[in-house]
RNA sequence: UGCUUAUCCAGAAAGACGGAGGGAAUGGGCCCGAUGAUGUCUUAGCAACCUGGACAGACCUAGUCUGGUGGUGCUAACUCCCAUGCCUGAUACAGGCAGAAGAUGAGCG
Numbered sequence: 001u002g003c004u005u006a007u008c009c010a011g012a013a014a015g016a017c018g019g020a021g022g023g024a025a026u027g028g029g030c031c032c033g034a035u036g037a038u039g040u041c042u043u044a045g046c047a048a049c050c051u052g053g054a055c056a057g058a059c060c061u062a063g064u065c066u067g068g069u070g071g072u073g074c075u076a077a078c079u080c081c082c083a084u085g086c087c088u089g090a091u092a093c094a095g096g097c098a099g100a101a102g103a104u105g106a107g108c109g
């Protein structure tokens, strides 16, 4: 850095460092931020993707419960919201579904 696949309305913060913008990118909106954000480190925590245990199943497809040792991940706002398509409500506008993009895991290159 690419491909495949699953998930994305739940959950979980203190301290230290640092010092200006930040919330992925573009546009719009809305937020966070010198009462110190974003970020880095430490500790703590959340969760249960991989992993451990039990059960069930094995033609195809795939599961349920449990633990939290280990590998990741995560700890403002639904992935902060919208952008594209379709549907519903009579256009504005609102709602729903799907998609795109993104994030994370697992597998492969």
Base pairs, nucleotide, nucleotide: 001109002108003107004106005105006104007103008102013043014042015041016040017039021032022031023030026083027082028081029080044075045074046073049071050070052066053065054064055063079101084098085097086096087095088094089093

The RNA shown here (SAM riboswitch aptamer (S box leader)) has 109 nucleotides and comes from Flammeovirgaceae bacterium 311.
The sequence is in RNAcentral, with records from Rfam and Ribocentre.
Model confidence (mean pLDDT): 83 of 100.
The source organism's lineage runs through Bacteria, Pseudomonadati, Cytophagia, Cytophagales and Flammeovirgaceae.
Of the family's consensus pairs, 95% are formed in the model.
RNAcentral records the identical sequence in 2 taxa.